[in-house]
Molecule: transfer RNA
Organism: Dimorphilus gyrociliatus
């Protein structure tokens, strides 16, 4: 150089074009304990990697950057 896959809270992740983007660890607060862990409640945290497009309506489809990974050369 080619092909073909992946980019979604801090991390790793779900998500038939259609209601307020899913869930786990992590994080804070409470509750519990002299305390702490555990556990059990809550609550904050996402420009759905970027520009255009398509459509009433995109995290989901197109087309092009970028980053990344795999095979080929």
């Nucleotide at each position: 150089g080619g092909u073909c896959g992946c980019g979604u809270a801090g991390u790793g992740u779900a998500g038939u074009g259609g209601u307020u983007a899913u869930c786990a660890c992590g994080u804070u607060c409470g509750c519990u304990u002299u305390a702490c862990a555990c556990g059990c409640g809550a609550a904050a945290g996402g420009u759905c990697c970027c520009c255009a497009g398509u459509u009433c309506g995109a995290g989901c489809c197109u087309g092009g950057g970028c980053g990344u990974g795999a095979c080929c050369a």